Background: A computed fold for a 318-nucleotide part of an RNA from a Verrucomicrobiota bacterium, annotated as large-subunit ribosomal RNA, domain IV. Its Rfam family is "Bacterial large subunit ribosomal RNA". Gene Ontology terms of the family: structural constituent of ribosome and ribosome. The organism belongs to Verrucomicrobiota, within Bacteria. Its mean pLDDT, the model's own confidence on a scale to 100, is 87. RNAcentral holds the full RNA, with entries from ENA.

Context: one part of a larger RNA
RNA sequence: AUCUCCUCAAGGAACUCGGCAACUUUACCCCGUAUCUUCGGUAGAAGGGGUGCCCUAGCUUGCUAGGGUCGCAGUAAAGAGGCACAACCGACUGUUUAGCAAAAACAUAGCUCUCUGCUAAGUCGAAAGACGACGUAUAGGGAGUGACACGUGACCAAUGCGGAAAGGUGAACGCUGGAGCUGAGAGGUUCUGGUCUAAGCCCCCGUGAAUGUCGGCCGUAACUAUAACGGUCCUAAGGUAGCGAAAUUCCUUGUCGGGUAAGUUCCGACCCGCACGAAUCGUGCAACGAGUUGUGCGCUGUCUCGAGGAGAUGCUCA
Numbered sequence: 001a002u003c004u005c006c007u008c009a010a011g012g013a014a015c016u017c018g019g020c021a022a023c024u025u026u027a028c029c030c031c032g033u034a035u036c037u038u039c040g041g042u043a044g045a046a047g048g049g050g051u052g053c054c055c056u057a058g059c060u061u062g063c064u065a066g067g068g069u070c071g072c073a074g075u076a077a078a079g080a081g082g083c084a085c086a087a088c089c090g091a092c093u094g095u096u097u098a099g100c101a102a103a104a105a106c107a108u109a110g111c112u113c114u115c116u117g118c119u120a121a122g123u124c125g126a127a128a129g130a131c132g133a134c135g136u137a138u139a140g141g142g143a144g145u146g147a148c149a150c151g152u153g154a155c156c157a158a159u160g161c162g163g164a165a166a167g168g169u170g171a172a173c174g175c176u177g178g179a180g181c182u183g184a185g186a187g188g189u190u191c192u193g194g195u196c197u198a199a200g201c202c203c204c205c206g207u208g209a210a211u212g213u214c215g216g217c218c219g220u221a222a223c224u225a226u227a228a229c230g231g232u233c234c235u236a237a238g239g240u241a242g243c244g245a246a247a248u249u250c251c252u253u254g255u256c257g258g259g260u261a262a263g264u265u266c267c268g269a270c271c272c273g274c275a276c277g278a279a280u281c282g283u284g285c286a287a288c289g290a291g292u293u294g295u296g297c298g299c300u301g302u303c304u305c306g307a308g309g310a311g312a313u314g315c316u317c318a
Base pairs, nucleotide, nucleotide: 002312003311004310005309006308007307008306010304011303014302019299027051028050029049030048031047036041038147052069053068054067055066056065057064058063070074082297083296084295085294086293087292088291089289090288094106095105110145111144112143113142114141115140116139122131123130124129148284149283150282151281153214154213155212158211159210160207161206162205163204167202168201169200174195175194176193177192178191179190180189181188182187215233216232217231218230219229242276243273254270255269256268257267258266
């Protein structure tokens, strides 16, 4: 020097990407407990006080009250929550990369669409047969979303799906015409027309919690600036509510405010959204989280800045 531990003056996060690690806290009884809330919770919130032994009294099995007494210390050793504030994501319990990822990923109850009338749809299987189900639309399959609250805008032009059958197109078969070759003939064969005609396609209608999409330019108000307003082009229609430098913002450490002596992070606003946006859901949200981020209190060898100690390993000898 290494490993596992213990102790420390003064300070107390100055360490560091980051309080990582360690410390603090810890049991039981009593008091007390904010904000928010889906009224259940949050909550062991937070924050305080008590605890040994002896005597006496009370129904004394363990309790309560009073008195006394010892120690620095009485849950006397061990074992046993640090707490609070704010934001993001996911509602929650749960599941997952056996062997670097436990999460904001998956699932979930709930919501919606769609298929299915029973020999169901769907699935496995050349088939028989089986599952679905000894079920029957309050059932079963598929897809998306993901508790709850409030909502879920415009566009059917493209693609998909559904419907209707008027018209167009539309193969073979069938019906029918012409010509050639061959044959005595019946017929055979080749070429070329017409007619009829299924699905499909064209055409028409519908459909977004189907795949998806949701504009540009110019001018205008009595300072300036801006543009409620007007013009014009294009489109199927031009992004509604809500949110917004966001897990999304390039420029960007945007600007303003807060917190700090000092803040590329954080919180609250603004909106100029490079490139949010409504079930690939939008916005909120109590509870929950070994999730992510910021802050404070407490606490500490993380540090200022080291020091001392115990054990182990190592080395030598036996």